[in-house]
RNA sequence: AGUUAUCUUCGGGGCGGGGUGCAAUUCCCCACCGACGGUGUUUGGAUAAAUAUCCAUAAGCCCGUGAGCAAAUGCUGAUCCGGUGAGAUUCCGGAGCCGACGGUACAGUCCGGAUGAGAGAAGAUUUAU
Numbered sequence: 001a002g003u004u005a006u007c008u009u010c011g012g013g014g015c016g017g018g019g020u021g022c023a024a025u026u027c028c029c030c031a032c033c034g035a036c037g038g039u040g041u042u043u044g045g046a047u048a049a050a051u052a053u054c055c056a057u058a059a060g061c062c063c064g065u066g067a068g069c070a071a072a073u074g075c076u077g078a079u080c081c082g083g084u085g086a087g088a089u090u091c092c093g094g095a096g097c098c099g100a101c102g103g104u105a106c107a108g109u110c111c112g113g114a115u116g117a118g119a120g121a122a123g124a125u126u127u128a129u
Stems, first nucleotide, its partner, number of pairs: 001129001005125006016030004031109002033099002035065004043056005060097002068075002079095005101112003
């Protein structure tokens, strides 16, 4: 370096102000939030004479996963325009949009199932090469 098996740890954020009302963090106006893996975007670093290679970083709405629903096969949200560039639905600018179930005055943000589960991340030990 890399294979097998076992174990440990980690593993989701957000209602602040005003209005109406008997009552709303649920409605209306403004606000706030964005799990995990990937990526011919971006930035930084290492090696190298150079081409280049490697590492880290990098999307809520591109591809996939998870949570959720379901007896099971399975089902499951949302983006465009302009600019730069070899290349961007990822950068920059602008304008939009989305968010399980149960409870309750109708909930992405409150309470509950949940001291749960989990995509996955890191580490330890072990086995063959």

Annotation
This is a predicted structure of a 129-nucleotide RNA (FMN riboswitch aptamer (RFN element)). The sequence was found by an Rfam model in a public genome assembly. Of the family's consensus pairs, 100% are formed in the model.